A computed fold for a 1479-nucleotide RNA from Marivirga tractuosa, annotated as small-subunit ribosomal RNA.
RNAcentral holds the sequence, with entries from ENA, Greengenes and SILVA.
The coordinates come from a structure-prediction model, not an experiment, and the mean pLDDT is 84.
[in-house]
RNA sequence: GAUGAACGCUAGCGGCGGGCCUAAUACAUGCAAGUCGAGGGGUAACAGGAGAGCUUGCUCUUGCUGACGACCGGCGCACGGGUGCGUAACACGUAUGUAACUUGCCUUCAACAGGAGGAUAGCCAGUGGAAACGCUGAUUAAUACUCCAUGGUACUGUAAUAUCGCAUGAUAUAAUAGUUAAAGAUUUAUUGGUUGAAGAUAGGCAUGCGUCCCAUUAGCUAGUUGGUGAGGUAACGGCUCACCAAGGCGACGAUGGGUAGGGGUUCUGAGAGGAUGAUCCCCCACAUUGGCACUGAGACACGGGCCAAACUCCUACGGGAGGCAGCAGUAGGGAAUAUUGGGCAAUGGACGGAAGUCUGACCCAGCCACGCCGCGUGAACGAAGAAGGCCUUCGGGUCGUAAAGUUCUUUUAUACAGGAAGAAAGUGAGGGAUGCGUCCUUCUUUGACGGUACUGUAUGAAUAAGCACCGGCUAACUCCGUGCCAGCAGCCGCGGUAAUACGGAGGGUGCGAGCGUUGUCCGGAAUUAUUGGGUUUAAAGGGUACGCAGGUGGUUUAUUAAGUCAGCGGUGAAAGUCUGUGGCUCAACCAUAGAAGCGCCGUUGAUACUGGUAAACUUGAGUACUGGAGAGGCAGGCGGAAUUCCUCAUGUAGCGGUGAAAUGCAUAGAUAUGAGGAGGAACCCCGAUAGCGAAGGCAGCUUGCUGGCCAUGUACUGACACUGAGGUACGAAAGCGUGGGGAGCGAACAGGAUUAGAUACCCUGGUAGUCCACGCCGUAAACGAUGAAGACUAGGUGCCUGGGGCUUUGCCCUGGGUGCCCAAGGGAAACCGAUAAGUCUUCCACCUGGGGAGUACGCCGGCAACGGUGAAACUCAAAGGAAUUGACGGGGGUCCGCACAAGCGGUGGAGCAUGUGGUUUAAUUCGAUGAUACGCGAGGAACCUUACCCGGGCUCGAAUUCUACUGGACGGAUCAAGAGAUUGAUCUUCCUUCGGGUCGGUAGGAAGGUGCUGCAUGGCUGUCGUCAGCUCGUGCCGUGAGGUGUUGGGUUAAGUCCCGCAACGAGCGCAACCCCUACUUCUAGUUGCCAUCAGGUAAAGCUGGGGACUCUAGAGGAACUGCCUGCGCAAGCAGAGAGGAAGGCGGGGACGACGUCAAGUCAUCAUGGCCCUUACGCCCGGGGCUACACACGUGCUACAAUGGUGCAUACAAAGGGCAGCUUGCUAGUGAUAGUUGGCGAAUCCCAAAAAGUGCAUCACAGUUCGGAUUGGAGUCUGCAACUCGACUCCAUGAAGCUGGAAUCGCUAGUAAUCGUAUAUCAGCAAUGAUACGGUGAAUACGUUCCCGGACCUUGUACACACCGCCCGUCAAGCCAUGGAAGUUGGGUGGGCCUGAAGACGGUGGCCGUUAAGGAGCUGUCAAGGGCAAAACCAGUAACUAGGGCUAAGUCGUAACAAGGUAGCCGUACCGGAAGGUGC
Repeated sequence: GAUGAACGCUAGCGGCGGGCCUAAUACAUGCAAGUCGAGGGGUAACAGGAGAGCUUGCUCUUGCUGACGACCGGCGCACGGGUGCGUAACACGUAUGUAACUUGCCUUCAACAGGAGGAUAGCCAGUGGAAACGCUGAUUAAUACUCCAUGGUACUGUAAUAUCGCAUGAUAUAAUAGUUAAAGAUUUAUUGGUUGAAGAUAGGCAUGCGUCCCAUUAGCUAGUUGGUGAGGUAACGGCUCACCAAGGCGACGAUGGGUAGGGGUUCUGAGAGGAUGAUCCCCCACAUUGGCACUGAGACACGGGCCAAACUCCUACGGGAGGCAGCAGUAGGGAAUAUUGGGCAAUGGACGGAAGUCUGACCCAGCCACGCCGCGUGAACGAAGAAGGCCUUCGGGUCGUAAAGUUCUUUUAUACAGGAAGAAAGUGAGGGAUGCGUCCUUCUUUGACGGUACUGUAUGAAUAAGCACCGGCUAACUCCGUGCCAGCAGCCGCGGUAAUACGGAGGGUGCGAGCGUUGUCCGGAAUUAUUGGGUUUAAAGGGUACGCAGGUGGUUUAUUAAGUCAGCGGUGAAAGUCUGUGGCUCAACCAUAGAAGCGCCGUUGAUACUGGUAAACUUGAGUACUGGAGAGGCAGGCGGAAUUCCUCAUGUAGCGGUGAAAUGCAUAGAUAUGAGGAGGAACCCCGAUAGCGAAGGCAGCUUGCUGGCCAUGUACUGACACUGAGGUACGAAAGCGUGGGGAGCGAACAGGAUUAGAUACCCUGGUAGUCCACGCCGUAAACGAUGAAGACUAGGUGCCUGGGGCUUUGCCCUGGGUGCCCAAGGGAAACCGAUAAGUCUUCCACCUGGGGAGUACGCCGGCAACGGUGAAACUCAAAGGAAUUGACGGGGGUCCGCACAAGCGGUGGAGCAUGUGGUUUAAUUCGAUGAUACGCGAGGAACCUUACCCGGGCUCGAAUUCUACUGGACGGAUCAAGAGAUUGAUCUUCCUUCGGGUCGGUAGGAAGGUGCUGCAUGGCUGUCGUCAGCUCGUGCCGUGAGGUGUUGGGUUAAGUCCCGCAACGAGCGCAACCCCUACUUCUAGUUGCCAUCAGGUAAAGCUGGGGACUCUAGAGGAACUGCCUGCGCAAGCAGAGAGGAAGGCGGGGACGACGUCAAGUCAUCAUGGCCCUUACGCCCGGGGCUACACACGUGCUACAAUGGUGCAUACAAAGGGCAGCUUGCUAGUGAUAGUUGGCGAAUCCCAAAAAGUGCAUCACAGUUCGGAUUGGAGUCUGCAACUCGACUCCAUGAAGCUGGAAUCGCUAGUAAUCGUAUAUCAGCAAUGAUACGGUGAAUACGUUCCCGGACCUUGUACACACCGCCCGUCAAGCCAUGGAAGUUGGGUGGGCCUGAAGACGGUGGCCGUUAAGGAGCUGUCAAGGGCAAAACCAGUAACUAGGGCUAAGUCGUAACAAGGUAGCCGUACCGGAAGGUGC
């Protein structure tokens, strides 16, 4: 796009069309084929006339008239109408033939029509039967029937002549013998009858070509093929029969099976094609199923007959009747398809002379949106952008000029009125013309549709809009609800709490009286490729060759004209399609004209090409001669090395084997060594990137036989060629059969190891086999994954093997082979590139998504194993190729890091502190959870904090803000109740410019939430990682992803720099700029300093003074591989270099690229959404966060003598301080208390630094180590130390004697060790955190390994990226399929038996007129029925086999990385399974 459609929702009108696709199922009822009285006998019904009777409106008579039931006769009934069962066929289409035929009615022509006869239906009488239907007798007519005559150009026979034809043969002419005909009617003008000839029409038959699927249907055929003869037919013919012959068909698809009416056409498509066969037209077939004939011009007959069968109906049970696939209609079936309508007015048909009759053909109407076409559901103005809905960032936006409102129109609907065409003409009556058909004219009459179409008038927007969709494809977006539910879905895919995808709504988009869905067909699909595809790797080249058929084929000439081309003729029905024009108001629709119909047939030409025929040629192909290379093949002979075994000898304890071992061998003497012997298999070096062969494949030497190839020219043949379906031959390894052989190796097997296991990898053995002969098998990743042959298209460089030339250790030219690199070109790319995968030609083979499956079934082959051929159901939305970027690897290379190593000190063991898990609890609030949680948020939980629990209270609320109303309070003090919050009582109590402010109460808007979601977010943070990376612009390369730059060679801490380079530049990172620190200069000099001068003290920068020094804190300088030497192109590196306070980034800090982890945080804060609102909010008291069998992390203190204790004594830095630091003094053993003074601090205080040093003591012990725990007594903070603070003193004195596996930190002022300060803070659980200084090491060979990281490269079946992917068994569920004892059904063929009607034949004593003939009897054929066996197809089936699918089953780990034993192919054996092993 289309549809004979159906279904869902919806529906105003008209026109034109269409309407059982299924059950060719069964049918009630009515109708669908009659007509003619001008063929006939006649008169049942109707009407009229006449007559009669009378009862005066009835009866009877009369065929007299119009007419006419039934009957005889003629014509019709073979048309028209229906259906598509059957049919794969001369059924259909097309073109021919018929010299092999028929044709009623119609037309033309010719001829004829004389005579005779007997019946019969009807009617009448009788009679049988329920009926259907008969029977008997009598009588009668014809255009019914019979006979005789006539006889032609009819038919048959005989023989003849001429002409024609490709042939059988045809035509014509005359002759002769025989045979056959008729009908009349009436209105007197026609019509009808018979014979013959011709035409027209309609048919029969035959032939060429075209006409579906299956080869898993390959052979079929006995009347079969042909002949002779006969019969039969309208006619040819095995159509039938007798005899004879043995043919006929088939790979160009016979036979068989399945499906199917064919065509014109219809749909689609650019076309070629593909699909289709409703309506309309042509042909065929059929009429309940099967068979058969009769009549007839025509039938083997839809509304005729006979028989058989099934079914239905009637019945008096004896017997009968029926056939809607005609029109309506009914039942049934089905998703589904209409009225038991009107009319013969028109068109057409039958009959008739006609009028006319009949006509479910036809014309109309009814039903149905089934389709196509047309019309309408209003039009203009109208912003307060109304109300309302929806959304909202709350400002607004949108529905939306939409509505309302104002003005206008009236198609349509309604009402009323008018009102066709279709009627051409015919009939009837009259007139006229004409030779005849016939024509003209006047009048009358004829319409189902239908009072319809159409027209006019009236009223009034009045009567009229839905459906689907809105994630992408695909035009159209938001809100709410839901929460992997409910659901959607054509494909991809949506839905797990912010769904443009589900459901609803608002809005939008598309189409519109329709819109969607479903089914089917074509297209897109170049996705079966003729037009117009492919086959190295995506599916696909046969394992290789030879070769019949077939296809294709070199050069020249002549001829032919089959193919081919052109002209002409015929045909190609109409309708349809297309174009023009016209008619319905337009259109659909219809009419008319043209074009087209690409085809077939005939005819006349052309002859380039192809083909045929004839002749010739040499270049394709082949042959001979001369040479050449070679693991080409077959058979025989020979050889040496090595392994093993045997014998002897030497010799002694091991050998062998592995990652390490063990099994095994060996004191009965192995291994090792020497000598000799046996036997089998394979042939070191040469050896190669080499050679040969069709492929498989071929290797010691040699002999014989033998195939192919190449070169050089000379001769010969003369297209002999190429390819090649079937076919035939060859065909690795494994395997099979028979017989040998058997050294080594070695499936299976055994043992030893390994392992969780190890049916494996490794080891020790070892059988088939490997070898030979003969015979099978016929497959391989049989690979160049590349069929064969030929031609053409730049180069360069090797190797093998020939030939030629020259100026000959060489160069050049030219063949054949074999490699590499590349141009053009090709290719998806990788790549190929004269050995093509380039450009062309010929032929063959093969492919058409993945799986199922190279499986099943069938067939063929094989001894078997198995091979060849080779599906479907079902299932998935992919499977696959090449390349790219990553990631990964038990791949490779380079490099870095306290990563390892080298060291030092720890943790893990103890006690305690602290955090976490777990457990417990009313609560033990919450968060953080590998690295990157766990002395983390918390830089400080007794109350508070506090979020948790229990209890008591509040509800505009503890806090903020606004509005309205209201009050003068609020607050403070005292007292009382209460655990407190809170409540009560008394006293006290605002400002004002009078507008109000302020505070309280009430009400409302708004609050509040540490409630949820860190997977909705912002911000902040951790981590990779202070790792050196991450990108961009332009250019270039690539179809593209993408690459290049950024890789390479060096160098660096560094993508740091240099060099090179299709790149050139740039950005974020690195570095530097910033801060601290190390040196120095200048400036400044108090609270800091004190060298010099003076004063002064017990002492003291204490004082005057000073700026020198230290220091303080501002501004500068200084370091840059700058200099030297060496190396290097450079960058740069090295040096115990110089100089320098500092040397190669001087040390430290701040600083963290693109990104990763949906990393962390909604409980800092902010915030979307959701949730709570007398509570999930707020206040208060108490409790809890401090629990305790246990496990882990981080620490402290220790285990002691490098130590503890006591006494004495030295040296810091950086901080803090008024609700504070606190000196001094006094008291106390002490924590502290009292008191006095200083300092808002370079001034005073904290403040003592400690390790250290000196002296003394302890002497290796659970101690003078260690300090836990516990008892007692206190101090301080605070409302309050019970749960649950710190500190002091006395007493107590636990574990612990250096810590298993494992594990952490650190490379220099570092580790280790020693103290000091601060934040938080009333106090403190601080051993924490953050800072500060003191003392102050050891070690680094080096990068193999562990961990992490960077770059390059490689492989990949990974991309959620190896914590990946993924294979097979087993177990469970579902689905389809194969096998299967059996069982059920179906169609077909052949055989046997039986055999109706009918036809043909025989007979026919009976009937008939003696006849024609017939009844009867009988033979053949024959539908149907029966019997038995077998095959085929389909259904079903106990049981069984594999397959497919299915979020979280079991066992292993086979494959992808070197996948941890490289993988894979063929084959064989073995094993739970993937699989293992041998060749």